[in-house]
């Protein structure tokens, strides 16, 4: 200088300091992001069962290969992100991701109204057009 992502910014106390600032810790609060949650509207439904839902781009496949297997790799695929010299769209071409996690028998949609998050991980420079913005 820049990327994924909602995760940024403000105040007040403690704690360390010589003094400030930053860093920690606990408390609000602003943004920014999730979820419950009415009438209408919309669905059948699964209690004794294939239970059901939620964040998130992350689902769906294969007469595949290994394997004892419910296991382990490859290959696709919807779907997403990145190539930076202000931002944003968009068109070539290239290079990745396509995963984890949570609720706990329970939740369509949903005005008031309540609740929770506000991290964590990265990276070192393709090209050209055209259009809004600043």
């Nucleotide at each position: 200088c820049g990327c994924u992502g909602a995760a940024u910014u403000c105040c007040c106390g403690c704690c360390a300091c010589a003094u400030a600032u930053u860093c920690g810790c606990g408390g609000g609060g602003a943004u920014c992001g999730g979820g419950g949650g009415a009438c209408c509207c919309a669905a059948g439904g699964a209690u004794g069962u294939u239970g059901g839902g939620g964040c998130g781009a992350a689902u769906c496949g294969c007469c595949g290969g290994c394997c004892u297997c419910u296991g382990c790799c490859g290959c696709g695929u919807a779907g997403c992100g990145c190539u930076a010299g202000c931002u944003c769209u968009u068109u070539c071409a290239g290079c990745g991701c396509g995963a984890g996690c949570c609720c706990g028998u329970c939740a369509g949609c949903u005005a008031a109204c309540c609740c929770c998050g506000u991290a964590a991980g990265c990276a070192c420079c393709g090209a050209a057009g055209a259009g809004a913005g600043g």
Model confidence (mean pLDDT): 76 of 100. This is a predicted structure of a 134-nucleotide RNA (c-di-AMP riboswitch aptamer (ydaO/yuaA leader)) from a soil metagenome.